Annotation: Predicted 3D model of a 382-nucleotide RNA (Bacterial RNase P class A) from a marine sediment metagenome. The prediction has a mean pLDDT of 77. It matches the Rfam family "Bacterial RNase P class A". Rfam's curators write: Ribonuclease P (RNase P) is a ubiquitous endoribonuclease, found in archaea, bacteria and eukarya as well as chloroplasts and mitochondria. Rfam links the family to the GO terms dimeric ribonuclease P complex, ribonuclease P activity and tRNA processing.
RNA sequence: UGAGCCAGGCGGUCGCGGUUGGCGACGGGCUGCGGUGAUCGCAGAACGUCGGCGGCUGAGGAAAGUCCGGACUCCAUAGGGUAGGGCGCUGGGUAACUCCCAGGCGGCGUGAGCCGACGGAAAGUGCAACAGAGAGCAGACCGCCGCUGCGGUUGACGCAUCGGCAAGGGUGAAACGGUGGUGUAAGAGACCACCAGCGGCUCGGGCGACCGGGCCGGCUAGGCAAACCCCGCUCGGAGCAAGACCAAGCAGAGGCGAUGGGUGGCCCGUCCGAGCCUCGGGUAGGUCGCAUGAGGGCACCGGCGACGGUGCUCCCAGAUGGAUGACCGCCGGCGCCGGCAUAUCGGCCGGUGUCACAGAAUCCGGCUUAUCGGAUCACUCG
Numbered sequence: 001u002g003a004g005c006c007a008g009g010c011g012g013u014c015g016c017g018g019u020u021g022g023c024g025a026c027g028g029g030c031u032g033c034g035g036u037g038a039u040c041g042c043a044g045a046a047c048g049u050c051g052g053c054g055g056c057u058g059a060g061g062a063a064a065g066u067c068c069g070g071a072c073u074c075c076a077u078a079g080g081g082u083a084g085g086g087c088g089c090u091g092g093g094u095a096a097c098u099c100c101c102a103g104g105c106g107g108c109g110u111g112a113g114c115c116g117a118c119g120g121a122a123a124g125u126g127c128a129a130c131a132g133a134g135a136g137c138a139g140a141c142c143g144c145c146g147c148u149g150c151g152g153u154u155g156a157c158g159c160a161u162c163g164g165c166a167a168g169g170g171u172g173a174a175a176c177g178g179u180g181g182u183g184u185a186a187g188a189g190a191c192c193a194c195c196a197g198c199g200g201c202u203c204g205g206g207c208g209a210c211c212g213g214g215c216c217g218g219c220u221a222g223g224c225a226a227a228c229c230c231c232g233c234u235c236g237g238a239g240c241a242a243g244a245c246c247a248a249g250c251a252g253a254g255g256c257g258a259u260g261g262g263u264g265g266c267c268c269g270u271c272c273g274a275g276c277c278u279c280g281g282g283u284a285g286g287u288c289g290c291a292u293g294a295g296g297g298c299a300c301c302g303g304c305g306a307c308g309g310u311g312c313u314c315c316c317a318g319a320u321g322g323a324u325g326a327c328c329g330c331c332g333g334c335g336c337c338g339g340c341a342u343a344u345c346g347g348c349c350g351g352u353g354u355c356a357c358a359g360a361a362u363c364c365g366g367c368u369u370a371u372c373g374g375a376u377c378a379c380u381c382g
Stems, first nucleotide, its partner, number of pairs: 001378003005374002008331007016058006023051005030044005060357001064368002067366005072239004084235005089103005104118001105116004119230002124228002126224002141169002143165004148160004177195006196220001198217008243288004252279005260272004295314008332355009
C1' cells in the first nucleotide's frame, strides 16, 4: 500500500418476541351411551380463549441514508414523433444497474499502488475573479530599431514627435508552438533543420478502446459541455400503508311476518308493524402477502478476474403501541494512578476508568456514510 475477515469471551439471576410439547380451567357445537312427558346427565376426540410449566430459537457489517438497480403487486398501455429525466473510453460479468472485473488513455506517487461524469470545443450561443498594456479574429507597460528636430564634450548618449517590431523583461491558472540557424535597421514560421502537436493517406499489432511506424500538408487551430447545446443509448406510473381474503356493529335493499294494529258492520283486499331470514358493498378487527431464497457453508471443475457449473450439506429473527434487554461475577484489550524490581528497555502486583458505530419491518444486488479495537495474507519503501 492492497485484499478479504472478526465485532470482546464464559457463567449466574430476572425479563421480552416467535415456535413447539404436556397440564389445568372455561366456551359453543359434534359423536356415542344413558334417561325424562319435557328441559337433561355422563364420556370421547378435535377446535377456540385464558393461565401456568418445559424445550428450541431470536439483529448488522453497515440493519442507517433511501441514492441507484431488480423481484413481487396493482393501475395504465396499438404504432410513431416530441417534451422531460438519466447515462456516456473498450471488452466482459449479472435477473438488472449509474454496480463489479479485466484492459486502454490521462493525472498523481521514489514505489507497491491510487484517482478520473473519460462522447463532441476546426456546428452555434455563452463564460473567465484578481493581476495585467492586452483574455479571443488580443495587445504594447518596460523594452529594441529607424527618420526628423533639439540638447550635448559634435564620439558614446539623452529628450520629443512620427513610424516599424514583438526577441527579452513584467502580470496571470492560461499571453497565439519549442530549440538552433538564415535573415533584418530591429525583428517575426518571413524562410530552413530538428522536435512537439494537428489533419489526410497508408503499413503493422490488438476482438476493441488504442498502440507503434512511414509519407504528405498547412505552419499552431487555446480552456470550460458537473454552462446552454449537439450526437448516441436508455427510461410508463405508484409502491407491502402494494395487494388478496374473512368479516362484528350501524346504516341500506329484498322477503316472511303474530290469536297484532289502522281502514271496514263483517270477509276478501290494502296499509303499518315488534321480530326473524337472506343479500351485496364494506368500517372496526382478523388472516394472508411474510420468511426455501437471483439463500448460506464446504469441495471440485472452467475463467487472469468479476463470475459461472456440478456434487454434498444446512434451515438461519419475523414484531405490528413494534421483542431481541437489565444486573452481578470471572477472564481479556486499552488508558491512568500507586507500589515492587531494574543501569536502560521490557516486566510483576494492586486499585480505578473504559470497551465503538449503531439496531430489522416485503425481499434481494449495489453505492455512500458512521465505526473502539483486533488479526491474517501479499507486496512496497527505509